[in-house]
Order: sequence, then C1' cells, then structure tokens
RNA sequence: GCGGACGUAGUUCAACGGCAGAACAUCGACCUUCCAGGUUGAAGAUGUUGGUUCAAUUCCAGCCGUCCGCU
Repeated sequence: GCGGACGUAGUUCAACGGCAGAACAUCGACCUUCCAGGUUGAAGAUGUUGGUUCAAUUCCAGCCGUCCGCU
C1' cells in the first nucleotide's frame, strides 16, 4: 500500500428499515442483629461525519479505532 471482518450500557451479548432490550455489575428501598443472600425499583449505550428513506443500530460513502490476511 491492497483486501476482509468488527465497533450498541461499566462488562458479555441481542435487535436483518418501524418503541434500542437481556444478563452480570452500580446505586436506592425493604427482609436479615451484621455479613452473605433474597425481593423490588432506578440510572446507564448505537465510534464519528454525511447520504438514501416518511422512518436508519440496520442500507450506502468518507474518516477514526481494533483484529486478520496479502504484498
């Protein structure tokens, strides 16, 4: 330099054009003498900039980053 894959919550993963969800973790309340544990509730995310579309996590392009391969 060329080609390919990937980027969603603190972490691991869903959502194949129509309300962004789950588990664990965090915080609050309650049960428990305390711890551990349990019940219940809350907060929390689409790498970035554009394009297509009535509507984009999803489709297209550029950029950024990670990984793999070729030279």
Predicted 3D model of a 71-nucleotide RNA (transfer RNA) from Aeromicrobium sp. Its Rfam family is "tRNA". The family's RNA type in Rfam is transfer RNA. Its mean pLDDT, the model's own confidence on a scale to 100, is 82.